[in-house]
Predicted 3D model of a 74-nucleotide RNA (transfer RNA) from Flavonifractor sp. An4. Lineage of the source: Bacteria > Bacillati > Eubacteriales > Oscillospiraceae > Flavonifractor.
RNA sequence: GAUGCCGUAGCCAAGUGGUAAGGCUCUGGGCUGCAACCCCAGGAUCAUAGGUUCAAAUCCUAUCGGCGUCUCCA
Repeated sequence: GAUGCCGUAGCCAAGUGGUAAGGCUCUGGGCUGCAACCCCAGGAUCAUAGGUUCAAAUCCUAUCGGCGUCUCCA
């Protein structure tokens, strides 16, 4: 220098154009003599900016970050 994959909640992770699943943790409530277990409820402008579209986490471009591959120079 070229190129591939990845970036979604505190952590893990699904979703690939049409209201963003689930698990762990956390918070509040119930239950209990007090806890634990269990039950109910609560949390995400999807890395950033722009574009396409009636509609973007999803498609396109650039940038940033992480993990690889290849090449050149020193």

Annotation: The prediction has a mean pLDDT of 80. Rfam family: tRNA. Rfam classes the family as a transfer RNA. The RNAcentral record of the sequence draws on ENA.